[in-house]
Molecule: transfer RNA
Organism: Thermoflexia bacterium
């Protein structure tokens, strides 16, 4: 350089174009315990990589760019 793939809370993973973007771990508070862990209850945290477009409606479809990654050269 050419052609693919991926991008969603701190981490991992879901989400047929249509309800308030769901779950696990981690974190915070409370309960339990002599203390801690385990366990139980509750809570906070995402404008879905960036910018446009299509649509009544976009995490999802289209375009460009950015980052990571794979193959080829």
């Nucleotide at each position: 350089g050419u052609g693919g793939g991926u991008g969603u809370g701190g981490c991992c993973u879901a989400a047929g174009g249509g309800u308030u973007a769901a779950g696990g771990c981690a974190c915070c508070u409370g309960g339990u315990u002599g203390u801690g862990g385990c366990c139980c209850a509750g809570g906070a945290g995402a404008u879905u990589g960036u910018g446009g477009g299509u649509u009544c409606g976009a995490g999802u479809c289209c375009c460009a760019c950015c980052a990571c990654u794979c193959a080829c050269c």